[in-house]
Predicted 3D model of a 72-nucleotide RNA (transfer RNA) from a bacterium.
């Protein structure tokens, strides 16, 4: 230097144009227990970033970061 992927609540995953983004586990707060665990309810919490297309973008384009994997 070139190809090629992948980037979503703390964490692991969904979701392929119609979002009022799910689900798991963690966290709040509550009920239950003589207390802990478990177990119920409930609540917060995220689309990396900057443009274009579109009526409408997590989805598609096109830079940019970052991380991976290939090849010189």
């Nucleotide at each position: 230097g070139c190809g090629g992927g992948a980037u979503u609540c703390g964490u692991a995953u969904a979701a392929u144009g119609g979002c009022u983004a799910a689900u798991a586990u963690g966290c709040u707060a509550g009920c239950c227990u003589u207390c802990c665990a478990a177990g119920c309810u409930u609540g917060a919490g995220a689309u990396g970033c900057c443009g274009g297309u579109u009526c409408g973008a997590u989805u598609c384009c096109g830079g940019c970061a970052u991380c991976c994997c290939g090849c010189a």

It was read from a public genome assembly.
Its mean pLDDT, the model's own confidence on a scale to 100, is 83.
It matches the Rfam family "tRNA". From the family's description: Transfer RNA (tRNA) molecules are approximately 80 nucleotides in length.